[in-house]
The RNA shown here (glmS glucosamine-6-phosphate activated ribozyme aptamer) has 151 nucleotides.
RNA sequence: AUCCAUCAUUUAGCGCCAGGACUGUAAUGAGUUGACGAGGUUAGUAGGGUAUCGAAAGAUUCGGCGGGUACUACUGCGGAAAUAGUGAUUCGUAAGAUAUAUUACAAAGAGUAAAAUCAAAAUUAUAACAAACAAUAUAUCGCCACUACAU
Numbered sequence: 001a002u003c004c005a006u007c008a009u010u011u012a013g014c015g016c017c018a019g020g021a022c023u024g025u026a027a028u029g030a031g032u033u034g035a036c037g038a039g040g041u042u043a044g045u046a047g048g049g050u051a052u053c054g055a056a057a058g059a060u061u062c063g064g065c066g067g068g069u070a071c072u073a074c075u076g077c078g079g080a081a082a083u084a085g086u087g088a089u090u091c092g093u094a095a096g097a098u099a100u101a102u103u104a105c106a107a108a109g110a111g112u113a114a115a116a117u118c119a120a121a122a123u124u125a126u127a128a129c130a131a132a133c134a135a136u137a138u139a140u141c142g143c144c145a146c147u148a149c150a151u
Stems, first nucleotide, its partner, number of pairs: 014066004019062001020033004036054003042076006077092004083148005096141008111126004
């Protein structure tokens, strides 16, 4: 340095729990639940505040606290074919915007089964079912201005 095996840890629907709800106990102590996945981070600062999308449910994914890849403003860096610089515009390395159409993609809940539990609940296995972003196509708008260099 490389390969193999095993273990642990992180990636924000994430973490937590004075309320509520559920279980248990004669009672107290106690236990459980409290966001299901998809999508999402150029760097920094600041800001306000319920940070995108659907699924499930139909009291609880309620309520509260913290955090946060959302949004806005500013700055730096970077991209926007065919040289460089400055500025503008718009984006963020898959690096224009808007509209329409098409295409593709999930997990949980519920059910069944398993082991385990006093129980609630949680775990494992199992078929199915989204939308947005995205991709593709079309349309519209934008793809600029100035300066320098080369031909």
Description:
It matches the Rfam family "glmS glucosamine-6-phosphate activated ribozyme aptamer". Rfam classes the family as a riboswitch. From the family's description: This entry contains a glucosamine-6-phosphate activated ribozyme that is found in the mRNA for GlmS. GlmS is an enzyme that uses fructose-6-phosphate and glutamine to generate glucosamine-6-phosphate. The coordinates come from a structure-prediction model, not an experiment, and the mean pLDDT is 77.